[in-house]
RNA sequence: GGCCCUGUAGUAUAGCCUGGAUAGUACAAUCGGCUUCGGACCGAUAGACGGGGGUUCGAAUCCUCCCAGGGUCA
Numbered sequence: 001g002g003c004c005c006u007g008u009a010g011u012a013u014a015g016c017c018u019g020g021a022u023a024g025u026a027c028a029a030u031c032g033g034c035u036u037c038g039g040a041c042c043g044a045u046a047g048a049c050g051g052g053g054g055u056u057c058g059a060a061u062c063c064u065c066c067c068a069g070g071g072u073c074a
Stems, first nucleotide, its partner, number of pairs: 001073007010027004020057001029045005050066005
C1' cells in the first nucleotide's frame, strides 16, 4: 500500500442482509420497598447507534470519505 471484517448505554449483546417512525435485552448504576444493617429479591428511573457528507417522505440499517481495532496478501 491492496482486500476483508468489526465499531450500538459503564460492560456484553439484538436489530443491519430485506429502511418505517418511542433503538430492545441482560448485568452494572441511581432511587424506593423489604431487612436491625447489608446481601438476595421486588418496583421505578437515567443512560447508546465511532465521526462528516449524500440518497430518501423516512437511515443504526443503503452509498461515500474519514477515524479506531483486528485479519489477510505483498